[in-house]
Context: one part of a larger RNA
Molecule: small-subunit ribosomal RNA, 5' domain
Organism: uncultured organism
RNA sequence: GAUUGAACGCUGGCGGCAUGCUUACACAUGCAAGUCGAACGGUAGCAGGUCCUUCGGGAUGCUGACGAGUGGCGGACGGGUGAGUAAUGCGCAGAAAUCUGCCCAAAAGUGAGGAAUAGCCUAGGGAAACUUAGGGUAAUACCGCAUGUGCCCUACGGGGUAAAGCAGGGGAUCUUCGGACCUUGCGCUUUUGGAUGAGUCUGCGUCGGAUUAGCUUGUUGGUGGGGUAAAGGCCUACCAAGGCGACGAUCCGUAGCUGGUUUGAGAGAAUGAUCAGCCACACUGGGACUGAGACACGGCCCAGACUCCUACGGGAGGCAGCAGUGGGGAAUAUUGGACAAUGGGCGAAAGCCUGAUCCAGCAAUGCCGCGUGUGUGAAGAAGGCCUGCGGGUUGUAAAGCACUUUCAGCAGUGAGGAAAGACUCAGCGCUAAUACCGCUGAGGGAUGACGUUAGCUACACAAGAAGCACCGGCUAACUCUGUGCCAGCAGCCGCGGUAAUACAGAGGGUGCGAGCGUUAAUC
Numbered sequence: 001g002a003u004u005g006a007a008c009g010c011u012g013g014c015g016g017c018a019u020g021c022u023u024a025c026a027c028a029u030g031c032a033a034g035u036c037g038a039a040c041g042g043u044a045g046c047a048g049g050u051c052c053u054u055c056g057g058g059a060u061g062c063u064g065a066c067g068a069g070u071g072g073c074g075g076a077c078g079g080g081u082g083a084g085u086a087a088u089g090c091g092c093a094g095a096a097a098u099c100u101g102c103c104c105a106a107a108a109g110u111g112a113g114g115a116a117u118a119g120c121c122u123a124g125g126g127a128a129a130c131u132u133a134g135g136g137u138a139a140u141a142c143c144g145c146a147u148g149u150g151c152c153c154u155a156c157g158g159g160g161u162a163a164a165g166c167a168g169g170g171g172a173u174c175u176u177c178g179g180a181c182c183u184u185g186c187g188c189u190u191u192u193g194g195a196u197g198a199g200u201c202u203g204c205g206u207c208g209g210a211u212u213a214g215c216u217u218g219u220u221g222g223u224g225g226g227g228u229a230a231a232g233g234c235c236u237a238c239c240a241a242g243g244c245g246a247c248g249a250u251c252c253g254u255a256g257c258u259g260g261u262u263u264g265a266g267a268g269a270a271u272g273a274u275c276a277g278c279c280a281c282a283c284u285g286g287g288a289c290u291g292a293g294a295c296a297c298g299g300c301c302c303a304g305a306c307u308c309c310u311a312c313g314g315g316a317g318g319c320a321g322c323a324g325u326g327g328g329g330a331a332u333a334u335u336g337g338a339c340a341a342u343g344g345g346c347g348a349a350a351g352c353c354u355g356a357u358c359c360a361g362c363a364a365u366g367c368c369g370c371g372u373g374u375g376u377g378a379a380g381a382a383g384g385c386c387u388g389c390g391g392g393u394u395g396u397a398a399a400g401c402a403c404u405u406u407c408a409g410c411a412g413u414g415a416g417g418a419a420a421g422a423c424u425c426a427g428c429g430c431u432a433a434u435a436c437c438g439c440u441g442a443g444g445g446a447u448g449a450c451g452u453u454a455g456c457u458a459c460a461c462a463a464g465a466a467g468c469a470c471c472g473g474c475u476a477a478c479u480c481u482g483u484g485c486c487a488g489c490a491g492c493c494g495c496g497g498u499a500a501u502a503c504a505g506a507g508g509g510u511g512c513g514a515g516c517g518u519u520a521a522u523c
Base pairs, nucleotide, nucleotide: 001523002522003521004520006519007518008517009516010515013370014369015368016367017366018365019363020362025326026325027324029323030322031321034073035072036071039070040069042066043065046064047063048062049060050059051058052057080281081280082279089206090205091204092203093202094201095200098198099197103194104193105192106191107190108189109188110187111145113143114142120135121134122133123132124131125130150161151160152159153158165186166185167184168183169182170181173180174179207253208252209251214244215243216242219241220240221239222238223237224236225235226234256278257277258276259275260271261270262269263268283304284303285302286301287300306317307316308315309314334360336359337358338357342356343354344353345352346351373403374402375401376400383394384393385392386391407464409459411457412456413455417450423443424442425441426440427439428438429437467512468511469510470509471508472493473492474491478507479506480505481504482503488495489494
C1' cells in the first nucleotide's frame, strides 16, 4: 500500500446491489412433503337436489365435492451443516466387470379365473400412546392358469418366465338395459436401443512431525465355493509365505476437497464466507426393511445420554430446514408476505402443496452512485485568536441581494416483470363418424406478493442533511495558554524537570469524507 463475512470508539442524509461467521451446545411455539375420486369400497363434515314432516327436523351418495381408509407416485429431490475424513475423499486423465423409476424411439402383447384384507359394524382391554377378537366388502392391492414376439438357463434333448384397467364419444348389431361391441386418450406387461443419473477400478497430484523406523495374519497371492447390479480377500475352506517401508510405511497432530478468493510485476504465499461441482453427516453408536434409487435430516428397530407426559403399569421427542428462545461470544437479522414469476412433487386437467424460490423487514457490514446548495457580495462588519499595538488572521467565509429545487416531503399519474395453461373458432390427423381426442393457427378475456413499484408531472421551502483523525521526524499540516520528569503521550526514534510546534485546551491548518480512526488478520 492492498484486502476483510470483521469488531470497537466518535459521527451519521438518501438510494441501488451484495452480505450477515462463535457451542456439530440445548431447544418452547408455528410452519418447512405432499398429491391423485380419471385406481377402489364408500360418505364423517359442508353446499345443492329429491322425498317425508308434528315445521323443531328427519331420510336419501342422487350431484358438487370429500374426513378417515385401501392403492399409486413422490417423501433418495429441494434445503442445512463441516463434526468426521490425510484417503473408502477431492482434482486431472483413463478403464471395464455393471444397474438405471419417470422420459424418447422401436417390436410384441394386454386372454380367462380365484382367495383375502383395511375402512365399516359388533364385543372388549388401556390414563394415554395404542390395541385384541368376531362378522362382512372393493380395487390399477394379492395369487394361480393360458400365451409367450422375446428374455433367462441349458448337457442343445429341453426347462423357466408377464400383464390391469380407467376415462371420453358413438352408427349399425346383440342385450339380463348394467352393458357387450367399435373407437380415441391415459395406463399396464415383456424385450431392445438411447438419454439421464448412479455404483466400481487404475495412474498421477493433494498439510506438519523421525523427539514416530519398522508395520501387516484375511495380512500378500493362488485354487474351489459363496455373495453382489457388477471386477475383487468382498466373505469362506485349503495351499503357498508373502505384501508395504528413508522416493518416509506405521503412528501422532491438524484439516472437508475443488472451481475460486486475497495479495504480488511475476514466481509464489495465505485462504476455501457468499455462488457453483463433489464428498461426509443428521441427538450419540449400531442395524437392516421398503424401493429404480437409502442403509434414508422432518421413515423403522435396538442400545445410550438428555428432555417431557403418566392413573407408576407404560409412553412421547430429536431445528447442522425457515423464523424464533436460552447459552456462549468482541460479534452477526423478522416467531414477516406471496406462490405473481422461475423451478420441483402429484394429477388427464382445473388445481393443490412448496420457509425451494421471489420479495419485504433489520444492520454504514461492504462496494457503487447522489446530496447537504449556486452566483454575487469588502464596511475586508461583529465576535474569536495572535500581535512588535501599526496591524494580521478566521475571510467571500458570514450577513445582504439574486437564483435553483437533485434527494427527502406532499399530491397525482403510471410502465415492465404476464403469457402460457384454460375458453371459443378454423384447418389437419385419428376414426364407421361432422362425436371424442391429438397437433397447428387465430381470437377476445382473466391472473402481481413486491406495491404508496420504477419512471414522469405538479406544489412548497435554502428550506430537513458533516463529521472523524492528525499537525516533532518518518508524514501533508503552527501558534498561544495551562502544566512543570507531575498529569500525560507513544507505531519506531522518543517528548514532559518553568517560555513544550510531541502532554491538555483554544485559535488556525492538513488529510479523508457519510464516513473517519483504532484493534485483529493475510499478502